[in-house]
RNA sequence: GGCGGGAUGCCCGAGUGGUCAAAGGGAGCGGGCUGUAAAACCGCCGGCUCCGCCUACGAAGGUUCAAAUCCUUCUCCCGCCA
Numbered sequence: 001g002g003c004g005g006g007a008u009g010c011c012c013g014a015g016u017g018g019u020c021a022a023a024g025g026g027a028g029c030g031g032g033c034u035g036u037a038a039a040a041c042c043g044c045c046g047g048c049u050c051c052g053c054c055u056a057c058g059a060a061g062g063u064u065c066a067a068a069u070c071c072u073u074c075u076c077c078c079g080c081c082a
Base pairs, nucleotide, nucleotide: 001081002080003079004078005077006076007075010026011025012024018065028044029043030042031041046054047053048052058074059073060072061071062070
């Protein structure tokens, strides 16, 4: 230099243009259980003025009524070729 794969919440990780504040697991918080703790169980787990609104999937643009998902450029990581 060329080609391919990847980047998602505090961590891991799934994700089809609308059903997505986004499965599941861990961590954390609360509850219940227990003599205590651990394990297992239940609930919560972005923010707010909480019918709802706002922001968000590496960065910046674009397409679309609508984008984590499609397109362009860039950054970083992994692999192959040279």
A computed fold for an 82-nucleotide RNA from an Actinomycetota bacterium, annotated as transfer RNA. NCBI's taxonomy places the organism under Bacteria, Bacillati, Actinomycetota. Rfam family: tRNA. It is annotated as a transfer RNA.